A computed fold for a 75-nucleotide RNA from a Candidatus Sumerlaeia bacterium, annotated as transfer RNA. The RNAcentral record of the sequence draws on ENA. The source organism's lineage runs through Bacteria, Bacteria candidate phyla, Candidatus Sumerlaeota and Candidatus Sumerlaeia. RNAcentral records the identical sequence in 2 taxa. Its Rfam family is "tRNA". Rfam links the family to the GO term triplet codon-amino acid adaptor activity.
This record gives sequence, structure tokens and C1' cells, in this order.
RNA sequence: GGGGCAGUAGUUCAGUGGGAGAACACCGGCUUUGCAAGCCGGGGGUCACGGGUUCAAAUCCCGUCUGCUCCACCA
Repeated sequence: GGGGCAGUAGUUCAGUGGGAGAACACCGGCUUUGCAAGCCGGGGGUCACGGGUUCAAAUCCCGUCUGCUCCACCA
């Protein structure tokens, strides 16, 4: 320098054009003598960033950044 994959809640991830979600974690309640477990409820989002397409974009297109990986070059 070139190719591929990934970037969504605190964490791990799903969501491939119209409702932003799950599990765990966190907070509150129930239960218990108490703890754990269990059950119920709640809070939490710049969908990496910028632009474009579209009535409508996490999703499609272009560029940038970061991480992982493969290849090439130099030494």
C1' cells in the first nucleotide's frame, strides 16, 4: 500500500428498508428470620463519524476513523 470481516445499552450479541430489542449486569418490589435462588416491574441508545439515495435508513451507496485478519513492498 491492497483485500476481507467487525463497530448497535455497562458487557456479549440479534435485528438486512417502516415498532431499536434479548440475555447478563444495575435499581425497586414480592418471597425468606436473613442471604442466595426464583417471580414481577423499572432505568439506561449520537445504531463509530460525515455525506448521499429514498416518502422513510442500524439496514442500501460513497468517504473517513478504529480493531482483527490475509497478501504485497521496504529494511